A computed fold for an 84-nucleotide RNA from a Eubacteriaceae bacterium, annotated as c-di-GMP-I riboswitch aptamer. The coordinates come from a structure-prediction model, not an experiment, and the mean pLDDT is 83. The organism belongs to Eubacteriaceae, within Bacteria. The model forms 90% of the base pairs in the Rfam consensus.
């Protein structure tokens, strides 16, 4: 230095739920709160899956439909420490 691993140390993030705001919704942001996480860091018409279905389509429907959303579903990229 690189790989594997995840003990120790110092730390980090923040699920559900409550609440305020935004949104058609999914959901997001702020505050509280911790279920957990060695990448729970970053990346969404430029991978896959999943969620919603406003506009629009349709004779109609609980139908179709993403340019909306999800990174704490996989994935891609990058990184802290140093027992083994």
């Nucleotide at each position: 230095u690189a790989g594997u691993u995840g003990a120790a140390a110092a730390g980090g993030c923040a699920a559900a739920c409550c609440u305020g705001c935004u949104g058609a919704a999914a959901a997001g942001c702020g505050g509280g709160g911790a279920c957990g996480c060695a990448a729970a860091a970053c990346u969404g018409u430029a991978g896959g899956g999943c969620c919603u279905a406003a506009a629009g389509g349709g004779a109609g429907a609980u139908c179709c439909a993403a340019a909306g959303g999800u990174a704490g579903c996989c994935a891609g990229u990058u990184g802290c420490c140093c027992a083994u």